[in-house]
Description
Predicted 3D model of a 72-nucleotide RNA (transfer RNA) from an Ignavibacteria bacterium. It matches the Rfam family "tRNA". Rfam describes the family as follows. Transfer RNA (tRNA) molecules are approximately 80 nucleotides in length. Their secondary structure includes four short double-helical elements and three loops (D, anti-codon, and T loops). Further hydrogen bonds mediate the characteristic L-shaped molecular structure. tRNAs have two regions of fundamental functional importance: the anti-codon, which is responsible for specific mRNA codon recognition, and the 3' end, to which the tRNAs corresponding amino acid is attached (by aminoacyl-tRNA synthetases). tRNAs cope with the degeneracy of the genetic code in two manners: having more than one tRNA (with a specific anti-codon) for a particular amino acid; and 'wobble' base-pairing, i.e. permitting non-standard base-pairing at the 3rd anti-codon position. Its family is annotated with triplet codon-amino acid adaptor activity in the Gene Ontology. The sequence is in RNAcentral, with records from ENA. RNAcentral records the identical sequence in 2 taxa.
RNA sequence: GGUCCUAUAGACUAACGGUUAGGUCACCAGCCUUUCACGCUGGCAGUAGGGGUUCAAAUCCCCUUAGGAUCA
Numbered sequence: 001g002g003u004c005c006u007a008u009a010g011a012c013u014a015a016c017g018g019u020u021a022g023g024u025c026a027c028c029a030g031c032c033u034u035u036c037a038c039g040c041u042g043g044c045a046g047u048a049g050g051g052g053u054u055c056a057a058a059u060c061c062c063c064u065u066a067g068g069a070u071c072a
Base pairs, nucleotide, nucleotide: 001071002070003069004068005067006066007065010025011024012023013022018055027043028042029041030040031039048064049063050062051061052060
């Protein structure tokens, strides 16, 4: 340098182009408990960045960034 793959909350992980982007753990608040823990309920928090296609993009296309694989 060429080709290919990956990028979603603090962590992990879903999502036929179409419901308010879902779930688990963590964190916060409440309930329970003499208290803690467990358990229950609720909440916080996310599509790597930019552009394009589309009525509609996390999803499709292009570029960039980061990581990885492979060839030279």

Description:
NCBI's taxonomy places the organism under Bacteria, Pseudomonadati, Ignavibacteriota, Ignavibacteria. Model confidence (mean pLDDT): 80 of 100.